[in-house]
A computed fold for a 77-nucleotide RNA from a Thermoplasmatales archaeon, annotated as transfer RNA. The coordinates come from a structure-prediction model, not an experiment, and the mean pLDDT is 80. Lineage of the source: Archaea > Methanobacteriati > Thermoplasmatota > Thermoplasmata > Thermoplasmatales. It matches the Rfam family "tRNA". Rfam classes the family as a transfer RNA.

RNA sequence: GGGCUCGUGGCUCAGCUAGGUAGAGCAGCAGGCUCUUAACCUGUCGGUCAGGGGUUCGAAUCCCCUCGAGCCCGCCA
Numbered sequence: 001g002g003g004c005u006c007g008u009g010g011c012u013c014a015g016c017u018a019g020g021u022a023g024a025g026c027a028g029c030a031g032g033c034u035c036u037u038a039a040c041c042u043g044u045c046g047g048u049c050a051g052g053g054g055u056u057c058g059a060a061u062c063c064c065c066u067c068g069a070g071c072c073c074g075c076c077a
């Protein structure tokens, strides 16, 4: 330098193919249960969907550019 995959809540991820209300588990917080803790149960908080632009009535999703991570190939030494 080229190709491919990936970036979504504090963590791990789904949702993308085929555009139509942003979700799950864990963690946190509050409560229940319990002598207490753990476990269990209920509720709740938490998101510029990596950044910017475009297409569209409507974009996490499609297109372009950029940034970052990983893998492979190539070049120099």
Base pairs, nucleotide, nucleotide: 001073002072003071004070005069006068007067010026011025012024013023020057028044029043030042031041032040050066051065052064053063054062